[in-house]
RNA sequence: AAACCCGGCGGAGGCGCUCCCGAGAUGAGUACCCUACCUUAUCAGGAGGGAAUUGGGGGUAGGGGAAAGGCGAGGGAGCCGAAGGGUGGAAGGGAUCCCUCUACCUUCCAUGCCUGGGGGCACAGGGAAUACCUGUGUCACUGUCACGGAAAGAGCAGCCCUUUCCGUGGAGAGCCGUCCGGGGC
Numbered sequence: 001a002a003a004c005c006c007g008g009c010g011g012a013g014g015c016g017c018u019c020c021c022g023a024g025a026u027g028a029g030u031a032c033c034c035u036a037c038c039u040u041a042u043c044a045g046g047a048g049g050g051a052a053u054u055g056g057g058g059g060u061a062g063g064g065g066a067a068a069g070g071c072g073a074g075g076g077a078g079c080c081g082a083a084g085g086g087u088g089g090a091a092g093g094g095a096u097c098c099c100u101c102u103a104c105c106u107u108c109c110a111u112g113c114c115u116g117g118g119g120g121c122a123c124a125g126g127g128a129a130u131a132c133c134u135g136u137g138u139c140a141c142u143g144u145c146a147c148g149g150a151a152a153g154a155g156c157a158g159c160c161c162u163u164u165c166c167g168u169g170g171a172g173a174g175c176c177g178u179c180c181g182g183g184g185c
Base pairs, nucleotide, nucleotide: 004183005182006181007180008178009177010176011175014080016079017078018077019076020075021074024071032064033063034062035061036060037059038058039057040056043055046101047100048099049098050097083115084114085113086111087110088109089108090107091106092105093104116142117141119139120138121137122136123135124134125133126132144170145169146168147167148166149165150164151163152162153161
């Protein structure tokens, strides 16, 4: 020097991941408003407490009639723990006429706690929704490395190495590369 360890740099999995814009569709003839009538005192909502009765809830008919989130052809941007989730914390929103609380929703921070990746199916949560998102399980597929096996190639035989295929298993804290730096030797 090498092996090996740490760091840097550069890459690969493909229906690959995330964000933004976006015509339009859905939302919905729904919520809500007005009018008329009917009904209800065990009379406002997920819970607790209250005020109103000229009120409140529910239904029918007529007239009028939204919006947000989510989706979205295609395009743009950042990327390969891309990203998503769990947990903890903070802020905001939050079921109704008012107050408090909660389910739930959004954003930020922390955490190598879980997941290599995309998909089908089932269930659960969010959602108006069979859309879409998230989680769990399961099924094959795919990439990667390790181990075992087979064939071929190079090679003097064997061993080793390379390629392809088969089987089993693991996880991204991985894998491949690196004429870079440090340690080590």

Source information
The RNA shown here (Lysine riboswitch aptamer) has 185 nucleotides and comes from a Thermotogaceae bacterium. The coordinates come from a structure-prediction model, not an experiment, and the mean pLDDT is 85. The sequence was found by an Rfam model in a public genome assembly. Lineage of the source: Bacteria > Thermotogota > Thermotogae > Thermotogales > Thermotogaceae. Rfam family: Lysine riboswitch aptamer. Its family is annotated with lysine biosynthetic process in the Gene Ontology.